Predicted 3D model of a 76-nucleotide RNA (transfer RNA) from a Pyrinomonadaceae bacterium. Lineage of the source: Bacteria > Pseudomonadati > Acidobacteriota > Blastocatellales > Pyrinomonadaceae. Its mean pLDDT, the model's own confidence on a scale to 100, is 81.
RNA sequence: GCCACUUUAGCUCAGUUGGUAGAGCAUUCGAUUCGUAAUCGAAAGGUCAUCAGUUCGACUCUGAUAAGUGGCUCCA
Numbered sequence: 001g002c003c004a005c006u007u008u009a010g011c012u013c014a015g016u017u018g019g020u021a022g023a024g025c026a027u028u029c030g031a032u033u034c035g036u037a038a039u040c041g042a043a044a045g046g047u048c049a050u051c052a053g054u055u056c057g058a059c060u061c062u063g064a065u066a067a068g069u070g071g072c073u074c075c076a
Base pairs, nucleotide, nucleotide: 001072002071003070004069005068006067007066010025011024012023013022019056027043028042029041030040031039049065050064051063052062053061
């Protein structure tokens, strides 16, 4: 220098032909217990990396940018 992939909740990750986002763990509260742990229930937590475009409508499609990971330095 070039190519490919990834970016979604505090962490690890789903999200299947575009229709207004979920799980597990963690956190908080409650129940249970003499108390703790465990167990059960609930709540909170997200500008879906950023900026544009297409569309009635975008996490999803297109382009650019940024960060990260891997590969090539051969061909074109």
Annotation:
Rfam family: tRNA. From the family's description: Transfer RNA (tRNA) molecules are approximately 80 nucleotides in length. Its family is annotated with triplet codon-amino acid adaptor activity in the Gene Ontology.